[in-house]
RNA sequence: UGAGUCGGCCGGGUGACCGCGACGCUCCGGCGUCGAGGAAGGUCGGGACUCCUCCGGGCAGAGUGCUGACGAGAGUCAGGGCGGGGCGACCUGUCGGAAGAGGGCAACAGAGAGCAGACCGCCGAUGGCCCGAGAUCGUUCCUCGGAACGAGAUCGGGCACAGGUAAGGGUGAAACGGUGCGGUAAGAGCGCACCAGCGUCGAAGGCGACUUCGGCGGCUGGGUAACCCCCACUCGGAGCAAGGCCAAGCGUGAGACGUGAGCCGCCCGGCUCGCUCCCGAAAGGAAGCAAUCUCCAGGUAGGCCGCAAAGAUGGAUGGUCACACAGGAAGCUUCGGCUUCUGGACAGAAUCCCGCCUACAGGUCGACUCACCGU
Numbered sequence: 001u002g003a004g005u006c007g008g009c010c011g012g013g014u015g016a017c018c019g020c021g022a023c024g025c026u027c028c029g030g031c032g033u034c035g036a037g038g039a040a041g042g043u044c045g046g047g048a049c050u051c052c053u054c055c056g057g058g059c060a061g062a063g064u065g066c067u068g069a070c071g072a073g074a075g076u077c078a079g080g081g082c083g084g085g086g087c088g089a090c091c092u093g094u095c096g097g098a099a100g101a102g103g104g105c106a107a108c109a110g111a112g113a114g115c116a117g118a119c120c121g122c123c124g125a126u127g128g129c130c131c132g133a134g135a136u137c138g139u140u141c142c143u144c145g146g147a148a149c150g151a152g153a154u155c156g157g158g159c160a161c162a163g164g165u166a167a168g169g170g171u172g173a174a175a176c177g178g179u180g181c182g183g184u185a186a187g188a189g190c191g192c193a194c195c196a197g198c199g200u201c202g203a204a205g206g207c208g209a210c211u212u213c214g215g216c217g218g219c220u221g222g223g224u225a226a227c228c229c230c231c232a233c234u235c236g237g238a239g240c241a242a243g244g245c246c247a248a249g250c251g252u253g254a255g256a257c258g259u260g261a262g263c264c265g266c267c268c269g270g271c272u273c274g275c276u277c278c279c280g281a282a283a284g285g286a287a288g289c290a291a292u293c294u295c296c297a298g299g300u301a302g303g304c305c306g307c308a309a310a311g312a313u314g315g316a317u318g319g320u321c322a323c324a325c326a327g328g329a330a331g332c333u334u335c336g337g338c339u340u341c342u343g344g345a346c347a348g349a350a351u352c353c354c355g356c357c358u359a360c361a362g363g364u365c366g367a368c369u370c371a372c373c374g375u
Stems, first nucleotide, its partner, number of pairs: 001371010013323006020035006037346001041357002044355005049239004061235005066079005080095006096230002102228002104224002119169002121165003126162002128159006136151006177195006196220002198217008243305004253295004260273005274289003278285002325344001327342006
C1' cells in the first nucleotide's frame, strides 16, 4: 500500500415548492404546532393495565435439553464433543438417553433388514446312494481240494440327496468390524498379530463437559427420541379484537285503546257458522274480517372511552428540484487530479414500558490476519 476478519459507534445533510394525518385558532380564504426507528421487525422473557379462575396438593398436559459462570428469565460470555468452509485472522451446522427400562417404524431392490439370511458360489467332514478292492462270517452244493450265493469291519473313487458354510458374487442408503497368518471338508474372532471402535479398570490434567496414556475383555450390539417413552429442570389462562360506557331497527316481556258471532273455563291454538274478495260452468278451493301506541330489562349494528406533545379508522408520516457530502462505474491524465453518468442499506409505529434476539449499503474507530514493497 492492497485485500480481509472480529467488535463498538454513526447510519444521509441543508434549503425551496407541492402534498398527507391529528389537534388548535379562524374574518372560512387559510394559519400555527406536532408527525417513525435503532431496530418501529421477531412477538422471545418480564411488567403496567383488563377479564376469567383462585384453599392446598397431585395427575394429565406444555416447554427446555453438551459443560461452567452470570441473569428473575429470554439470553449472554467462556469452554467441550461430532461435522463443513477459509492460506490465515476467523466463520459456520449440530448437541440428554437407542449398550440394559420397554414398545413402535423403515419405500424400492434383494434369498435375507435386526440377536438376519442359503439365490449363485464353496464344501459335502458326518449321514445317505452308486462303483471297485476286501480280512472275516453264514447258507447250499461237492470230485472234500474247493465252487456259488449272501452279509460285511476297513480302504479308494464318484453323486450333490440330507446337510454345513456369511470367505467370494449379486441387491441396497445400510448385509452384523478391516488386513494378514494359522485353522478347516469348506468356512467363520474359531485362534493369533496389528489397526479401528466399544465397554471396563487404573493413572495424569480440568470446577466440569471432556482430553491424554496404559492394562484387561473377542465385546463388534446400524438408523429414527421433530414416534411413544425414560431422565433432569421449569410452568395459572387469555390478551387493547383485553375490557368499560351509551345504544337504533327487528324480536322478547308488561300494559293501554280495542276487535264478525258462538264454543273448547282464561291466554295461545283450534273448531263451527256468518260476511267480503279471487279462481271456477258447477261442486268446490284459496285469502281476509284489526291495526296502532306506551313502558321495562338485556343486548346486536353503530358510537365513545381505554389512547399518549405521531396515532387508527384497512391504516398519514411522501414526492420533485437545487446545492454541496460519502460511495460506485467509464473516459482522459503531466499520476497531483479532471470530466460525465449513477447513486445512499435494513426496514417502517398500532395500548404502553423495560430487556433480549434477528436484519443492515456505506462511513468511522480499535484489535488482528494474509500478500507485496521499503528500512